[in-house]
RNA sequence: AGGGGGCCUGAGGCAGCCGCGCUACGUGCGAGGAAAGUCCGGGCUCCACGAAACAAGGGUGGCGGGUAACGCCCGCCGGUUCCGCCUUCGGGCGGAGCAAGGGAAAGUGCCACAGAGAGCAAACCGCCGAUGGUUCCUCGCGAGAGGUGCACAGGCAAGGGUGAAAGGGUGCGGUAAAAGCGCACCGGGGGGCUGGCAACAGCAACCGCAUGGCAAACCCCACCCGGAGCAAGGCCGAAUAGGGGCCGCGCGCCCUUUCGCAAGGAAGGGCAGGGGUGUUUCGCCCCGAGCGGCCCGGGUUGGCUGCUAGAGCGCGCAGAGCAAUCUGCCGCCCAGAUGAAUGGCUGCCACCCCGGGGUCGGUCCGCAAGGAUACCGCCCGGGGAGACAGAACCCGGCUUAUGAUGGCCCCCUGAUA
Numbered sequence: 001a002g003g004g005g006g007c008c009u010g011a012g013g014c015a016g017c018c019g020c021g022c023u024a025c026g027u028g029c030g031a032g033g034a035a036a037g038u039c040c041g042g043g044c045u046c047c048a049c050g051a052a053a054c055a056a057g058g059g060u061g062g063c064g065g066g067u068a069a070c071g072c073c074c075g076c077c078g079g080u081u082c083c084g085c086c087u088u089c090g091g092g093c094g095g096a097g098c099a100a101g102g103g104a105a106a107g108u109g110c111c112a113c114a115g116a117g118a119g120c121a122a123a124c125c126g127c128c129g130a131u132g133g134u135u136c137c138u139c140g141c142g143a144g145a146g147g148u149g150c151a152c153a154g155g156c157a158a159g160g161g162u163g164a165a166a167g168g169g170u171g172c173g174g175u176a177a178a179a180g181c182g183c184a185c186c187g188g189g190g191g192g193c194u195g196g197c198a199a200c201a202g203c204a205a206c207c208g209c210a211u212g213g214c215a216a217a218c219c220c221c222a223c224c225c226g227g228a229g230c231a232a233g234g235c236c237g238a239a240u241a242g243g244g245g246c247c248g249c250g251c252g253c254c255c256u257u258u259c260g261c262a263a264g265g266a267a268g269g270g271c272a273g274g275g276g277u278g279u280u281u282c283g284c285c286c287c288g289a290g291c292g293g294c295c296c297g298g299g300u301u302g303g304c305u306g307c308u309a310g311a312g313c314g315c316g317c318a319g320a321g322c323a324a325u326c327u328g329c330c331g332c333c334c335a336g337a338u339g340a341a342u343g344g345c346u347g348c349c350a351c352c353c354c355g356g357g358g359u360c361g362g363u364c365c366g367c368a369a370g371g372a373u374a375c376c377g378c379c380c381g382g383g384g385a386g387a388c389a390g391a392a393c394c395c396g397g398c399u400u401a402u403g404a405u406g407g408c409c410c411c412c413u414g415a416u417a
Stems, first nucleotide, its partner, number of pairs: 001413008012349007020030003032388001036399002039397005044229004057225005062076005077101001079098008102220002107218002109214003124160002126156003131153002133150002136147004168186006187209001188207002192203004233305004243296007252271008273287005312332003316329005351384007360377003363372003
């Protein structure tokens, strides 16, 4: 210098014109840091339910603090990884990062592959073979003794090998070879003392080490949780259709077929009746058991409400606290739409890029006059970018998305010294 990554910051400002939503109509107000995912916690509302506890189901899990609450935030503790420094080489101290961090001695389950053995440890290679056995040699009259080999019985788990993990580690002693078998240090254990609100830390003595890991497997322990959600919920309530009540008018006669024991029902036809065809007759079509009026109640579409002044906002001041946060004072009102408004254009400023200028300030060249500007500010002109996203009852968190500019950190490549 070029390229890339992570974390954070940030989410342009002012004015004019046009347009849109709300409106206490005043020339008022009008999206976000995530309005998103709907993951966690609440407010609010309805439903269920004497209270409480237990069971079931779900969740949380070191300690302390913050908070309305939380699985969130802050601080700390223990663990672990890396780096640096110190060291008596055992370890100690500091910094940065990571992690859902109760219980493995209640029980159950699992531990792939490899390996002899993976949970009442085991014995493949190996070591030993003191003891017992046995070969050979020597000695001895003999019982036997000494030496030497074997690796048969047997002993061991040091070393090798497998593995993520093989029943504390290192060293010295010890032994036939070994082993906490003994000892020192480190690690561990339960109890004690000291410090700390606590997690926990430190100390000395004791214990030879006592049943490895996994609970983000079941499980156990402690604590928390009733359910559904503004399409919650409340109010008003149309036409049409349907339901209920009351009143009025009407529901005729005959035949055939069919179902039925019957009462009666269904289908078809005729006569009469009613309606339509402007009227009358005829013809044709329709109706034939309901029709009309008044009242009542439920629901749908729809409307109003809930609805936004609140765990509110303020890089405003003061105080407490390491911090998260809290307290007091002061100031402010900051969308309430309901298929859903919050947009567009122009100018100036701010940001980035390009070109030009050299009267101004610096810088460079030159003794100077003067010049340079692929040196900057400055001035003039031109061009460009703006992401993720879109309130829908409201808050507190978490997570995810996010262009330019700026800040910090890191990686890769190249050049020069």